c-di-GMP-I riboswitch aptamer from Candidatus Izemoplasma acidinucleici, 75 nucleotides, folded computationally.
The sequence was found by an Rfam model in a public genome assembly.
The prediction has a mean pLDDT of 79.
The organism belongs to Candidatus Izemoplasma, within Bacteria.
Rfam family: c-di-GMP-I riboswitch aptamer. Its family is annotated with cyclic-di-GMP binding in the Gene Ontology. Rfam's curators write: GEMM was predicted in a large-scale screen for bacterial structured RNA regulatory elements.

RNA sequence: UAAAAUCAAAGGUAAACCACAUGAGAGUGUGGGACACAAAAGUACAGAACUUUAGAGUUUGCUGUAUUUGCAUAA
Numbered sequence: 001u002a003a004a005a006u007c008a009a010a011g012g013u014a015a016a017c018c019a020c021a022u023g024a025g026a027g028u029g030u031g032g033g034a035c036a037c038a039a040a041a042g043u044a045c046a047g048a049a050c051u052u053u054a055g056a057g058u059u060u061g062c063u064g065u066a067u068u069u070g071c072a073u074a075a
Base pairs, nucleotide, nucleotide: 012037013036017032018031019030020029021028022027035061041068042067043066044065045064046063047062048059049058050057051056
């Protein structure tokens, strides 16, 4: 110096819940809040669960795979 892994630090996201708005609904947005998260950042694919009268939708902090990007550092 580089890589990996993992304590610490600096940052980041924001569960449940509450208020308002919105949607037929599952849910979503904003504000508060902070359970957790090293990819709880993005994209694609395949599943899973939920909603709906049917088309069709919702959830990625549901799961897996692949890829791109990403801060810091003791032993």